[in-house]
RNA sequence: GAUUUAUACAGAAGAGUGGAGAGAUUAGGCUCUGCGAAGCUCUAGCAACCGGUGCACAGCACAAGGUGCUAAUACCUAACCCAAAAGGGAAUUAUAAAUC
Repeated sequence: GAUUUAUACAGAAGAGUGGAGAGAUUAGGCUCUGCGAAGCUCUAGCAACCGGUGCACAGCACAAGGUGCUAAUACCUAACCCAAAAGGGAAUUAUAAAUC
């Protein structure tokens, strides 16, 4: 990187560095940001996909391992389908696990 499956309205922030952008893509909104964005590092935390441990084992609990995550629903709407609308589904994206 490709494929498959699962999940995505819950949850969890401080410091250092850095120095102007950030919120996946395009468009429109809206929001965050020199009271310091992105990125990187450390620490802390959340979660429980894999692994581990325990138990009264279709499951539940724990959290020292591997990932992931820690503004706003995947920030909102559209970029597809159904629907009068509300809304639903798909696609895309992200993450995990398995296979290649």
About this RNA:
SAM riboswitch aptamer (S box leader) from a Bacteroidales bacterium, 100 nucleotides, folded computationally. Lineage of the source: Bacteria > Pseudomonadati > Bacteroidota > Bacteroidia > Bacteroidales. Model confidence (mean pLDDT): 86 of 100. The sequence was found by an Rfam model in a public genome assembly.